[in-house]
Predicted 3D model of a 129-nucleotide RNA (c-di-AMP riboswitch aptamer (ydaO/yuaA leader)) from a soil metagenome. It matches the Rfam family "c-di-AMP riboswitch aptamer (ydaO/yuaA leader)". Its family is annotated with regulation of gene expression and cyclic-di-AMP binding in the Gene Ontology.
RNA sequence: CGCUGAGUUCCCGCCGUACACGCGGGAAGCGGGGGACCCAGAGUUCGGGGCGAAUCGCGCCAUCGGCGCGCAGCGCGGCUCUUUCCGCGCCAGCCCGUCAGCUAACCCCGUAAGCCCGAGAAAGAGGAA
Numbered sequence: 001c002g003c004u005g006a007g008u009u010c011c012c013g014c015c016g017u018a019c020a021c022g023c024g025g026g027a028a029g030c031g032g033g034g035g036a037c038c039c040a041g042a043g044u045u046c047g048g049g050g051c052g053a054a055u056c057g058c059g060c061c062a063u064c065g066g067c068g069c070g071c072a073g074c075g076c077g078g079c080u081c082u083u084u085c086c087g088c089g090c091c092a093g094c095c096c097g098u099c100a101g102c103u104a105a106c107c108c109c110g111u112a113a114g115c116c117c118g119a120g121a122a123a124g125a126g127g128a129a
Stems, first nucleotide, its partner, number of pairs: 002115003008028007029111006039101001047099001048096004056070006073090005079126007
């Protein structure tokens, strides 16, 4: 410089010589959950549900688990967006705690973490110089 992701910007205070970092609080923006009528629908241990792309199916192995293939899904290819082709990768992890369909008003929560030498092509539109 750039990438995944909602995870950014500003203000006040603490720390301190003073910034920054960090911590506490507030707001904006972004993201998520709960929650009526109506509608939908059944479910209740074979529990159920949420965040997320990260589901489902098949096969193999030495079967706590690992590996391979495929469907669905997701990301990257460097000015941005859309479409197509080509190439490469991901398809995890965590949480609630017996409980939640949708859902106006209303209520609540998050604003992290981790990477990076990697830079294909065409069409259209826009931007920049």